[in-house]
Context: one part of a larger RNA
RNA sequence: UGACGGGGGCCUGCACAAGCGGUGGAGUAUGUGGUUUAAUUCGAAGCAACGCGCAGAACCUUACCUGGGCUUAACAUCCCUUGACCGCCUCGGAAACGGGGUUUUCCCUUCGGGGACAGGGUGAUAGGUGCUGCAUGGCUGUCGUCAGCUCGUGUCGUAAGAUGUUGGGUUAAGUCUCGCAACGAGCGCAACCCUUGUCUUUAGUUGCUAACAUUAAGUUGAGCACUCUAAAGUGACUGCCGGUGUCAAUCGGAGGAAGGCGGGGACGACGUCAAGUCCUCAUGGCCCUUAUGCCCAGGGCUACACACGUACUACAAUGGCAGGAACAGUCUGAUGCGAAGCCGUGAGGUGGAGCAAAUCGGUAAAACACUGUCUCAGUCCGGAUUGGAGUCUGCAAUUUGACUCCAUGAAGUUGGAAUCGCUAGUAAUCGCAGAUCAGCACGCUGCGGUGAAUACGUUCCCAGGCCUUGUACA
Repeated sequence: UGACGGGGGCCUGCACAAGCGGUGGAGUAUGUGGUUUAAUUCGAAGCAACGCGCAGAACCUUACCUGGGCUUAACAUCCCUUGACCGCCUCGGAAACGGGGUUUUCCCUUCGGGGACAGGGUGAUAGGUGCUGCAUGGCUGUCGUCAGCUCGUGUCGUAAGAUGUUGGGUUAAGUCUCGCAACGAGCGCAACCCUUGUCUUUAGUUGCUAACAUUAAGUUGAGCACUCUAAAGUGACUGCCGGUGUCAAUCGGAGGAAGGCGGGGACGACGUCAAGUCCUCAUGGCCCUUAUGCCCAGGGCUACACACGUACUACAAUGGCAGGAACAGUCUGAUGCGAAGCCGUGAGGUGGAGCAAAUCGGUAAAACACUGUCUCAGUCCGGAUUGGAGUCUGCAAUUUGACUCCAUGAAGUUGGAAUCGCUAGUAAUCGCAGAUCAGCACGCUGCGGUGAAUACGUUCCCAGGCCUUGUACA
């Protein structure tokens, strides 16, 4: 100087407390361990692995296994040689591939040759999701959006170092202020960026409709006031008033759409964990080279006495079912979205209008409200499982897809010890969209609808910051 302490002081955080809802019990989905297996490819391992890499394993993907094949190779460059190549038919085969047949005779040219493509040959080389993340780059997680981490000059100390950065206040903040052997500066904080909340201006179609006319309908004429769209501005600064205070600031108030960082996002200092990744990519070294490379078919990654994590659905009356009726916002559409109409109980089929979309489509929002019914039961709760019949995608749904209809109707009556999230448009609850994608979503990423309770407080648990103290630790 650090680190540590079941030392002390001050402070902060959904850390506790106060509340609301869960997990842990059930069924299922999904990931992991274990076991099994020819193979169940590999990685991730307390927080910070376990709906993680995977924004989507039937083939492909695919790295694994079994079997069948290839050896200058599926891919790149160079050399020699031959020729157009491609394609089509047929036989064998699971295919890869192999045998046979057929057709055609590329482009440029200084006629020497050159170029592209294909077959054959030779070796230089290719290839490797093989090993090492403890050889690495890059990227990422975490402490932590915590308020810290340092430097120059000066001063002090023999030196390691100290000071500054400590102290009194204050702040979300090493934020600011006062003091001080310090004076300044840098990386962080904040601000600059995006979004949302108010108003103004510009613009007025595909958007909107106050007045007039018109219609079944903003449908049309008309208009651009209003809504909205999208560009530029405005606005908030402790600016004003009062209390406290030396200052910084803080408390209350006014005005205001918004008040003291207005809400949200992006943004992550010096460093820590030899944290993660050689299977995104790049790369040193090592290893394989008729195989640890390459092609193909089938199988596996989907197994199942069990254990754990994360979710979904429930156990019901604040509910289930039936009926008719209402109100969003993101976003997305050409190998696409696909309307109306018609057929089917339904999944769906048919149909093909319109639309590269503020114009047309996806699009029905759902919870909610209203009316009726059920009356506390393993039920008109719950929907697992199983049987049958179908639909769709796709070369192909047997291993192993999603969905529909009929029948079946399991566990489950609120969950032990323990444990998680959340402070406001939040929790809880309700649906919608998108990426991936032929098909497949209870996951993920977004979007809006309805919309709470509680916080006395910091004694305690956990994590962190500053000062100080002890130490046989470095």

The part of an RNA shown here (small-subunit ribosomal RNA, 3' major domain) has 474 nucleotides and comes from an uncultured Oligoflexales bacterium.
Rfam family: Bacterial small subunit ribosomal RNA.
The coordinates come from a structure-prediction model, not an experiment, and the mean pLDDT is 84.